Model confidence (mean pLDDT): 84 of 100. Small-subunit ribosomal RNA, 5' domain from an uncultured bacterium, 521 nucleotides, folded computationally. It matches the Rfam family "Bacterial small subunit ribosomal RNA". Rfam links the family to the GO terms structural constituent of ribosome and ribosome.
Context: one part of a larger RNA
RNA sequence: GAUGAACGCUAGCGGCAGGCUUAACACAUGCAAGUCGAGGGGUAGAGGAGAGCUUGCUUUCCUUGAGACCGGCGCACGGGUGCGUAACGCGUAUGCAACCUACCUUGAACAGGGGGAUAGCCCAGAGAAAUUUGGAUUAAUACCCCAUGGUAUUUUCGGGUGGCAUCAUCCGGUUAUUAAAGUCACAACGGUUCAAGAUGGGCAUGCGUCCCAUUAGUUAGUUGGUAAGGUAACGGCUUACCAAGACGAUGAUGGGUAGGGGUCCUGAGAGGGAGAUCCCCCACACUGGUACUGAGACACGGACCAGACUCCUACGGGAGGCAGCAGUGAGGAAUAUUGGUCAAUGGGCGCAAGCCUGAACCAGCCAUGCCGCGUGCAGGAUGACGGCCCUAUGGGUUGUAAACUGCUUUUGUACGGGAAGAAACAGAGGAACGCGUUCCUCCUUGACGGUACCGUAAGAAUAAGGAUCGGCUAACUCCGUGCCAGCAGCCGCGGUAAUACGGAGGAUCCGAGCGUUAUCC
Numbered sequence: 001g002a003u004g005a006a007c008g009c010u011a012g013c014g015g016c017a018g019g020c021u022u023a024a025c026a027c028a029u030g031c032a033a034g035u036c037g038a039g040g041g042g043u044a045g046a047g048g049a050g051a052g053c054u055u056g057c058u059u060u061c062c063u064u065g066a067g068a069c070c071g072g073c074g075c076a077c078g079g080g081u082g083c084g085u086a087a088c089g090c091g092u093a094u095g096c097a098a099c100c101u102a103c104c105u106u107g108a109a110c111a112g113g114g115g116g117a118u119a120g121c122c123c124a125g126a127g128a129a130a131u132u133u134g135g136a137u138u139a140a141u142a143c144c145c146c147a148u149g150g151u152a153u154u155u156u157c158g159g160g161u162g163g164c165a166u167c168a169u170c171c172g173g174u175u176a177u178u179a180a181a182g183u184c185a186c187a188a189c190g191g192u193u194c195a196a197g198a199u200g201g202g203c204a205u206g207c208g209u210c211c212c213a214u215u216a217g218u219u220a221g222u223u224g225g226u227a228a229g230g231u232a233a234c235g236g237c238u239u240a241c242c243a244a245g246a247c248g249a250u251g252a253u254g255g256g257u258a259g260g261g262g263u264c265c266u267g268a269g270a271g272g273g274a275g276a277u278c279c280c281c282c283a284c285a286c287u288g289g290u291a292c293u294g295a296g297a298c299a300c301g302g303a304c305c306a307g308a309c310u311c312c313u314a315c316g317g318g319a320g321g322c323a324g325c326a327g328u329g330a331g332g333a334a335u336a337u338u339g340g341u342c343a344a345u346g347g348g349c350g351c352a353a354g355c356c357u358g359a360a361c362c363a364g365c366c367a368u369g370c371c372g373c374g375u376g377c378a379g380g381a382u383g384a385c386g387g388c389c390c391u392a393u394g395g396g397u398u399g400u401a402a403a404c405u406g407c408u409u410u411u412g413u414a415c416g417g418g419a420a421g422a423a424a425c426a427g428a429g430g431a432a433c434g435c436g437u438u439c440c441u442c443c444u445u446g447a448c449g450g451u452a453c454c455g456u457a458a459g460a461a462u463a464a465g466g467a468u469c470g471g472c473u474a475a476c477u478c479c480g481u482g483c484c485a486g487c488a489g490c491c492g493c494g495g496u497a498a499u500a501c502g503g504a505g506g507a508u509c510c511g512a513g514c515g516u517u518a519u520c521c
Stems, first nucleotide, its partner, number of pairs: 001520003005517005012373006018366002020331001025329003029326003034073003039070002045064009080284003089209008099201002104197007112146004122135005152177002156173007182189002210256003217247003222244008259281004263274004286307005309320004337363001339362003345359001346357004376407004386398005413457005421448001427442007465510005470491003476505005486493002
């Protein structure tokens, strides 16, 4: 000098930031991922009209219409944590002629015909529950079949061009295999195939990346080859066979520790230390394993299995996973509210209106830090009283300090006014060019918040402490104590004149803080 700090004493305000460093310990409760009726069948219910009559029930039609269900997209983002990991994990620089990429953009070409189911609904059951069985029936942008088709994929033949080895690319044949979906009908939104882009990823490689040699040898899918399988893709990634290799004092292997970087602290620098907040990457989601779906996961709020733990049970069987936001217990020196709003920014779905969003924006708590402001200003000497000290009728100091006089009102209090953050979407009107887009005008929307800010009024009014004073180190005397009580970072002080202990007066340094402790330079 610094800190995600803690503790002691003290404390007026504001702005900006930060806030479980310990038990990746266990979690009550609420919320944190939904959305689309312009994909589908359509119900309960509500309103209106009519009919039957048992006069408050049944039934028909029209309008409207949840919840649940099928289907699509999203749930792989956003948010959390740092257990593991010494590794191509990260950083940096390259390569992929060995790869994928939903939504988005651009371009080209298409969308013909048909079928069988299934959830829901209805009926009948099982079970304490979670849940589940059977039957009948129904729809789709769900599923299947046929057709059409290419510069797609595939088999094979010939030729040209290029390169960086495997090869890449172009041209012409040949063989085989795959598409599609509608809603509404004015338009618009969608569907299928191919090519390109963008974005996001995957893989490989050079270099860098902590300590221990009181760790010296390690390795059988091990190292390489051939073949096959597998993958989006290369590869011992996997398998069979063959060879015997591969790594290592330039530190292999083993052990310990640890997420990495941008950055941060310190320092003149070189270095040393750290990896909180914010950003990028990685890993994880009770512990271990596995795959399914999907463009993308081996998936925090999905599935299955095993384990530990907790809970429910009618003992047959079931349920759960806060390292999301709040919050609870525990641990600890120690770390906050079971708050508000989707107004803005952003995300998901939707043509849109909109819905969802503990992301985000705000508010609450905490001197935890940084910065700013205030606690008055000017005059005022018989240098008052009181305190303290002395050489004591006196003097010094506290000290212009007080009283007193004048002034001001930051802040606080009271009252009044009062934002920016909002530009849009949608709607209405108008203009441009052929549609439809673009532009202009009007209108609508604020959690924070009656907040910030501004004005008026009265009144010095509402506001100072902490540590230190032997030397290092700025600041000294008296009293008490008497190697006691105590102090102390080091040297050391205290045994009767202690500037070092305790108190008082005075002084010094910082100041809404000041000291102590811990850690780093």